[in-house]
This is a predicted structure of a 76-nucleotide RNA (transfer RNA) from a marine sediment metagenome. RNAcentral holds the sequence, with entries from MGnify. It matches the Rfam family "tRNA". Rfam links the family to the GO term triplet codon-amino acid adaptor activity.
RNA sequence: GGGGGAUUAGCUCAGCUGGUAGAGCACAUGCAUGGCAUGCAUGGGGUCACCGGUUCAAAUCCGGUAUCCUCCACCA
Numbered sequence: 001g002g003g004g005g006a007u008u009a010g011c012u013c014a015g016c017u018g019g020u021a022g023a024g025c026a027c028a029u030g031c032a033u034g035g036c037a038u039g040c041a042u043g044g045g046g047u048c049a050c051c052g053g054u055u056c057a058a059a060u061c062c063g064g065u066a067u068c069c070u071c072c073a074c075c076a
Stems, first nucleotide, its partner, number of pairs: 001072007010025004019056001027043006049065005
């Protein structure tokens, strides 16, 4: 320098063919217990990495940028 992949909640990750952003764990509250652990119920938490474009509508499609992983090349 080139190819490919990843980036979504605090963490690990889903999210199909563009149409209401989700799960588990974690966290908060309530109940059960003398208390803890634990179980059950309820709840909070998101500019979907960033900038722009297409579209009635974008996490999803297109272009660019950034970071990480990986492969190739780095020569006469």